[in-house]
RNA sequence: GGGCGCGUAGCUCAAUCGGCAGAGCGUCGCGUUUACACCGCGAAGGUACCGGGUUCGAAACCUGGCGCGCCCA
Numbered sequence: 001g002g003g004c005g006c007g008u009a010g011c012u013c014a015a016u017c018g019g020c021a022g023a024g025c026g027u028c029g030c031g032u033u034u035a036c037a038c039c040g041c042g043a044a045g046g047u048a049c050c051g052g053g054u055u056c057g058a059a060a061c062c063u064g065g066c067g068c069g070c071c072c073a
Stems, first nucleotide, its partner, number of pairs: 001072007010025004019056001027043005049065005
């Protein structure tokens, strides 16, 4: 330098061919316990990596960057 893949909640990852952003773990509160853990109930938490475009509507499609991984030279 070239090719491919990935970037979504604190972490790991979903979301059919464009239609209100979710799960598990973690965190917090309550219940339970002498207390802790486990368990049960509930809650908070995301400018969707950044800019632009297409569209009535974009996490998704197009485009330019940035970062990470693998491969080729």
The RNA shown here (transfer RNA) has 73 nucleotides and comes from Candidatus Tagabacteria bacterium CG09_land_8_20_14_0_10_41_14. Its Rfam family is "tRNA". Rfam classes the family as a transfer RNA. The RNAcentral record of the sequence draws on ENA. Its mean pLDDT, the model's own confidence on a scale to 100, is 82. Taxonomically the source falls in Candidatus Tagaibacteriota (Bacteria, Bacteria candidate phyla).